[in-house]
RNA sequence: CUACGAUAAAAGCAAAUCUGAUUAAAGUCAGAGACGCAAAGCUAGAGGGCCUGUGAAAUGGCAGCCAGCUACCGAA
Numbered sequence: 001c002u003a004c005g006a007u008a009a010a011a012g013c014a015a016a017u018c019u020g021a022u023u024a025a026a027g028u029c030a031g032a033g034a035c036g037c038a039a040a041g042c043u044a045g046a047g048g049g050c051c052u053g054u055g056a057a058a059u060g061g062c063a064g065c066c067a068g069c070u071a072c073c074g075a076a
Base pairs, nucleotide, nucleotide: 004074005073012037013036017032018031019030020029021028022027035064041069042068043067047066048065049062050061051060
């Protein structure tokens, strides 16, 4: 440096559900809450996929589906 990922150390995120706000909807935001996560950090016309919407069509969304980029620690 690359790969890998402990019943290590330190730090972190927060599913379902509930309450409130918001949206046409999907969804998003805040609080509570932890199912999980070694990238559950960032990226959504300019990779694929999915959701909503429509007669058809994203120009609306999803990064906790894959992907791309970046990064802490160091046992085997």
Description: The RNA shown here (c-di-GMP-I riboswitch aptamer) has 76 nucleotides and comes from Acetobacterium malicum subsp. dehalogenans DSM 11527. Its mean pLDDT, the model's own confidence on a scale to 100, is 85. Lineage of the source: Bacteria > Clostridia > Eubacteriales > Acetobacterium malicum > Acetobacterium malicum subsp. dehalogenans.